Molecule: Bacterial RNase P class A
Organism: Rhodospirillales bacterium
RNA sequence: CCAGAUGGCCGGAUGGCCGCUCCCCGGCGACGGGGAGAGGAAAGUCCGGGCUCCACGGAAGCACGGUGCCGGAUAACCUCCGGCGGGGGCGACCCCAGGGAAAGUGCCACAGAAAUUAUACCGCCGAGCCGCCGGAUUUCGGUCCGGCGGCGGCAAGGGUGAAAUGGUGCGGCAAGAGCGCACCGCGCUUCCGGCAACGGAAGCGGCAGGGCAAACCCCACCGGGAGCAAGACCAAAUAGGGGCGGCGCGCCCAUGGGAGACCAUGGGCAAGACGCGUUUCCGCGUCGCCGCCCGGGUCGGUCGCGCGAGGCGUCCGGCGACGGACGUCCCAGAUGAAUGGCCAUCCCCCGCCCUCGGGCGGUGGACAGAACCCGGCUUACAGGCCAUCUGGCGCC
Numbered sequence: 001c002c003a004g005a006u007g008g009c010c011g012g013a014u015g016g017c018c019g020c021u022c023c024c025c026g027g028c029g030a031c032g033g034g035g036a037g038a039g040g041a042a043a044g045u046c047c048g049g050g051c052u053c054c055a056c057g058g059a060a061g062c063a064c065g066g067u068g069c070c071g072g073a074u075a076a077c078c079u080c081c082g083g084c085g086g087g088g089g090c091g092a093c094c095c096c097a098g099g100g101a102a103a104g105u106g107c108c109a110c111a112g113a114a115a116u117u118a119u120a121c122c123g124c125c126g127a128g129c130c131g132c133c134g135g136a137u138u139u140c141g142g143u144c145c146g147g148c149g150g151c152g153g154c155a156a157g158g159g160u161g162a163a164a165u166g167g168u169g170c171g172g173c174a175a176g177a178g179c180g181c182a183c184c185g186c187g188c189u190u191c192c193g194g195c196a197a198c199g200g201a202a203g204c205g206g207c208a209g210g211g212c213a214a215a216c217c218c219c220a221c222c223g224g225g226a227g228c229a230a231g232a233c234c235a236a237a238u239a240g241g242g243g244c245g246g247c248g249c250g251c252c253c254a255u256g257g258g259a260g261a262c263c264a265u266g267g268g269c270a271a272g273a274c275g276c277g278u279u280u281c282c283g284c285g286u287c288g289c290c291g292c293c294c295g296g297g298u299c300g301g302u303c304g305c306g307c308g309a310g311g312c313g314u315c316c317g318g319c320g321a322c323g324g325a326c327g328u329c330c331c332a333g334a335u336g337a338a339u340g341g342c343c344a345u346c347c348c349c350c351g352c353c354c355u356c357g358g359g360c361g362g363u364g365g366a367c368a369g370a371a372c373c374c375g376g377c378u379u380a381c382a383g384g385c386c387a388u389c390u391g392g393c394g395c396c
Stems, first nucleotide, its partner, number of pairs: 001392010012346007020037007039367001043378002046376005051227004064223005069083005084098001085096004099218002104216002106212003121158002123154003128151010166184006185207001186205008231303004241294007250269008272287006310329008347365002349362006
């Protein structure tokens, strides 16, 4: 210098003017002054918790859901840290739902002989049995050699497939095959190291059951439900409910209760009240009317709601996640929902020009925007910076 790996950080700067939300001070008020005002993801709402309400005697079990190598961190976690195992990369380093397939059930398309009580398409063999042909021999019973076919033997090779019943080599055999042996792999036992996952060594076993559990399932552990529109408080008009008081509460009928007086409900007439036409009269319509008080809900308002598993710094413990001590700081709270706009100078980016350092132009400055809070995960992000490390090239 080039190419990369890991971890972390910034996310235009300063000033002025106008405006928005909240808080404080002054003022009777209009208003004036001062202070604070988005993010690393505020996002997706995917996990875990705090908080609130509801439900619930305790424990165990069942069902359902989730998690799944080991150890640790944490309030908790499907998160994080450190290891183990497997895979990828020359390497720094990265990726993995990574328990059980020897409890059982199920599935494995197409192709293929066969996808799991195995089997044989091409092929290999001619040891054994049978038949035929040829040759040799014969004591005419046979015997030997060769060829072909059938029965048969084999699973090495070919072929199919994502996957074919351990791999390589030597021996062996008619041909073959863990059939035998050596090494590797696998399984079991013992010992050693490690808290453990696991690793190493020795011995034994000829090798037994291929894959899928993000199929059912088995094992271990965890799990009440709903969510700030949670929840609590104040409380208008209108309508409806209840209580008290005033006016009316008369007569008849029916039903029920009661010994009765009488009471309740329903209906009719009368009276009364209210409204309308046109004011008494009269007509029509509605019905108990009026006043005061109480309580619930709605509109609206207030709280919840900003001191918290809080930020920063130093030191200590720990490989680390993290924990502890001390100091210091107060740091958004809207609710149709504030956090914005313009100008100037500078910085960065893009394009063009040239005298290589500047000039000009840009409606260029990413993703995005709190809504109860916190810890994570995931996703989006113009441009740039820092630290450590790896590989390569060059120079000393």